This is a predicted structure of a 335-nucleotide part of an RNA (large-subunit ribosomal RNA, domain IV) from Ulva australis. The source organism's lineage runs through Eukaryota, Viridiplantae, Ulvales, Ulvaceae and Ulva. The coordinates come from a structure-prediction model, not an experiment, and the mean pLDDT is 87. A source record names the gene rrl. The full RNA is in RNAcentral, with records from ENA.
Context: one part of a larger RNA
RNA sequence: CUCUCUCUAAGGAACUCGGCAAAAUGGCCCCGUAACUUCGGGAGAAGGGGUGCCUAUAUUUAUAUUUAUAUAGGCCGCAGUGACCAGGCCCAGGCGACUGUUUAUCAAAAACACAGGUCUCCGCAAAGUCGUAAGACAAUGUAUGGGGGCUGACGUCUGCCCAGUGCCGGAAGGUAAAAGAAGUUGGUUAUUCUUCGGAAAAAGCUAACGACUGAAGCCCCGGUGAACGGCGGCUGUAACUCUGACAGUCCUAAGGUAGCGAAAUUCCUUGUCGAGUAAGUUUCGACCCGCACGAAAGACGUAACGAUCUGGGCACUGUCUCGGAGAGAGACUCG
Numbered sequence: 001c002u003c004u005c006u007c008u009a010a011g012g013a014a015c016u017c018g019g020c021a022a023a024a025u026g027g028c029c030c031c032g033u034a035a036c037u038u039c040g041g042g043a044g045a046a047g048g049g050g051u052g053c054c055u056a057u058a059u060u061u062a063u064a065u066u067u068a069u070a071u072a073g074g075c076c077g078c079a080g081u082g083a084c085c086a087g088g089c090c091c092a093g094g095c096g097a098c099u100g101u102u103u104a105u106c107a108a109a110a111a112c113a114c115a116g117g118u119c120u121c122c123g124c125a126a127a128g129u130c131g132u133a134a135g136a137c138a139a140u141g142u143a144u145g146g147g148g149g150c151u152g153a154c155g156u157c158u159g160c161c162c163a164g165u166g167c168c169g170g171a172a173g174g175u176a177a178a179a180g181a182a183g184u185u186g187g188u189u190a191u192u193c194u195u196c197g198g199a200a201a202a203a204g205c206u207a208a209c210g211a212c213u214g215a216a217g218c219c220c221c222g223g224u225g226a227a228c229g230g231c232g233g234c235u236g237u238a239a240c241u242c243u244g245a246c247a248g249u250c251c252u253a254a255g256g257u258a259g260c261g262a263a264a265u266u267c268c269u270u271g272u273c274g275a276g277u278a279a280g281u282u283u284c285g286a287c288c289c290g291c292a293c294g295a296a297a298g299a300c301g302u303a304a305c306g307a308u309c310u311g312g313g314c315a316c317u318g319u320c321u322c323g324g325a326g327a328g329a330g331a332c333u334c335g
Stems, first nucleotide, its partner, number of pairs: 001330008010321002014319001019316001027051005036041001038153001052075008076080001088314007095306002100112002116151007128137003154301004159231003164228002166224005173219003179213002183209006191200003232250005259293001260290001271287005
């Protein structure tokens, strides 16, 4: 010097990103216990008092010289759950309702799940999934069932837009394949004609074209947002000023409703005001100028819960001012 421990005057978080670590609290009995609340909780809230041993009395129990409780008197120590064992607590806010699950080996969380909500598919030889198939699961189930998507207890709610994309429905018209096909044209040549070079040419075969017939789909018509998604700009205006309930105009499918708001979202920004501190980029309460919240990629609340995140307080302490002393094990020196 390192590690594991013990103690430490005065102070008591001044340490530090942060009370990390340590200290403190601690069992049992009695008293007592707030806001809030889904009336169950919160709650071991908080905060107090007692605790050993001896004697006596009373009650109780189950036999007993037993157990438990209460009362009175006494004894000892610094200390009586005498060692060991053995909750620190409170206030406010964010997120997630909760118990649960997860990155075996740097992340346990606000992530996943969840009960509940809602949309959608499926009538059973079901939809969906696996398999080339047979077949299997779904299910020895049958819509109070099964599959898929989103949301995520509970409370109050969930606004406007169907123009685009998707899905559902429709069938009048347009477009439209294979296939069929009236017909048209070319090749070939029995035959006919011939100036003997050739010309014309039926049937059949063959090649090309082809009116017309021809489903779904697409175009088209309508519906649909807890489907994918979207939810404006400019100008003027009130008898100080400012502001603009109001008016005008352009564009759009429609122009963001309720609630919330410098927020896990706010760039400017340490916004401004207030609270807390002697002093507060964090925190809490407001304001609203929302760069760029917003209603099941849910909005806003919410008791309880959380090895969750943030701010504050009490207690406590070697975290620190600022070090010191000691024990054990190493390191180091000699052997």